[in-house]
RNA sequence: ACCUCUUUAGUAUAGUGGCAGUACAAGGCUCUUGUAAAGCUUAGACCCUGGUUCAAUUCCAGGAAGAGGCA
Numbered sequence: 001a002c003c004u005c006u007u008u009a010g011u012a013u014a015g016u017g018g019c020a021g022u023a024c025a026a027g028g029c030u031c032u033u034g035u036a037a038a039g040c041u042u043a044g045a046c047c048c049u050g051g052u053u054c055a056a057u058u059c060c061a062g063g064a065a066g067a068g069g070c071a
Stems, first nucleotide, its partner, number of pairs: 002069006010024004018054001026042005047063005
């Protein structure tokens, strides 16, 4: 230098052109003499820019970060 892949909540991950889910973690409540456990509940995220589209996390282009491959 070239090619490929990945990027979603604090962490790990699913997802599909039409309201973004799950688990753990965090806050609150119940229970307990108290803690833990258990139950209920709340908040929290689509790497950035542009394009296509009625509508983009999803499709396309470029960029950034990370991983891998070739020489």
Model confidence (mean pLDDT): 82 of 100. Predicted 3D model of a 71-nucleotide RNA (transfer RNA) from Tieghemostelium lacteum. The source organism's lineage runs through Eukaryota, Evosea, Dictyostelia, Raperosteliaceae and Tieghemostelium.